[in-house]
This is a predicted structure of a 73-nucleotide RNA (transfer RNA) from a Minisyncoccota bacterium. Its mean pLDDT, the model's own confidence on a scale to 100, is 81. Lineage of the source: Bacteria > Bacillati > Minisyncoccota.

RNA sequence: GCGCGGUUAGCUCACUUGGUAGAGCGCUACAUUGACGUUGUGGAGGUAGUAGGUUCGAUCCCUACACCGCGCA
Repeated sequence: GCGCGGUUAGCUCACUUGGUAGAGCGCUACAUUGACGUUGUGGAGGUAGUAGGUUCGAUCCCUACACCGCGCA
């Protein structure tokens, strides 16, 4: 330098023929316990890497860039 994959909640990851986003773990309140844990029922938490474009509407499609990984040279 070229090609491919990835970037979504604190962590690990889903998801969507384009209609404004979820799970597990974690955190937290309450119940339960002598207490902790477990278990149960709630709650908070993300403008989906950045910037543009297409569209009535973009996490999803297109382009550039950034970062991470793999391969080739």
It matches the Rfam family "tRNA". Gene Ontology term of the family: triplet codon-amino acid adaptor activity. It is annotated as a transfer RNA.